[in-house]
Formats: sequence, structure tokens, C1' cells
RNA sequence: CACUGACAAAGGCAAACCCUCCGCGAGGAGGGGACGCAAAGCCACGGAUCUCUCGCAGACCGCCGGGUUACCAAG
Repeated sequence: CACUGACAAAGGCAAACCCUCCGCGAGGAGGGGACGCAAAGCCACGGAUCUCUCGCAGACCGCCGGGUUACCAAG
């Protein structure tokens, strides 16, 4: 450095649902809350799905793939 991810260690994120706010909507933000996650960090690049005011429009990365960054270390 790369692969890999354990009866390891330190931690991290946070589904559904509830409350408040924003949005026509999909959905998003904050708080609570944990189903889970070794990238469940980030990117809308490709596919899928979803929305609408149907366009040179949008949502979504915790659907699949890709890109990129990253803690630890049994092997």
C1' cells in the first nucleotide's frame, strides 16, 4: 500500500414510527426513536423506482452498479 472484515478495540451512522417546519408532490431539515449498516461518508455518472407545473423539470446514494474519501487490524 492492496485485499479482506474477526466471539477484536475505540467509536460512528440511524429504518419504521411520532412531533415541528419547508415543498404542488416524490421528499427534505430539526428533535425523539432504533430496523439495521464495515462505508447506512460523499457524488445524481448509468440503470431501477417515485413525483409533478409533464420539461433542457425534479426526488432518491439505507435499490443495483460506478466514482471518490476514510477508523482499526485477527488474517
The RNA shown here (c-di-GMP-I riboswitch aptamer) has 75 nucleotides and comes from a Chloroflexota bacterium. It was read from a public genome assembly, where an Rfam model found it. The organism belongs to Chloroflexota, within Bacteria. Its mean pLDDT, the model's own confidence on a scale to 100, is 91.